[in-house]
Molecule: c-di-GMP-I riboswitch aptamer
Organism: Candidatus Nealsonbacteria bacterium
């Protein structure tokens, strides 16, 4: 130092829900709340899964394809970092 992760320490982060705001939605953002998180930091590159719109197919449920976008708390990948038992 790498790996790897203690019922270690010292901090950190915050799902559902509930207010308030943006947003056509998907979702952001602040408060409160806290399931959980060792990268639940940060990158939308590859998968994926959600959205708005457009064509096709269908009776309809939907499903295929193009587009805009949004989930880093879906998985892979990159990048940076706190702590040090075994």
């Nucleotide at each position: 130092c790498c790996u790897c992760g203690a019922c270690a320490a010292a901090g950190g982060c915050a799902a559902a829900c509930c207010g308030g705001u943006c947003g056509c939605g998907a979702g952001g953002c602040c408060g409160g709340g806290g399931c959980g998180c060792a990268a639940a930091g940060c990158c939308a590159a590859g998968g994926g899964c959600c959205u708005g719109u457009c064509g096709g197919c269908g009776u309809a449920a939907g499903c295929c394809g193009g587009u805009u976008g949004g989930c880093a708390g879906c998985c892979u990948g990159g990048u940076u970092g706190c702590c040090g038992a075994a």